[in-house]
């Protein structure tokens, strides 16, 4: 310098050929228990890395760009 992959909730990670962004786990708050801890219920938390195009509509498709890993030279 060239290629490939990864980028979504504090963390870890789904989302079927473009159609309401979710789960686990962690924090909150409620049952349950003398207490703690396990279990059981719900709540909250998201410019899908950033900027653009395209589309009635974008996590998903073009394109720039940034950051990390892989290979190449």
């Nucleotide at each position: 310098g060239c290629g490939g992959c990864u980028g979504u909730a504090g963390c870890u990670c789904a989302a079927u050929u473009g159609g309401c962004a979710g789960a686990g786990u962690a924090u909150c708050g409620g049952c349950u228990u003398c207490c703690c801890a396990a279990g059981c219920c719900g709540a909250g938390g998201g410019u899908u890395g950033c900027g653009g195009g395209u589309u009635c509509g974008a996590u998903c498709c073009c394109c720039g760009u940034c950051a990390g890993c892989c290979g190449c030279u």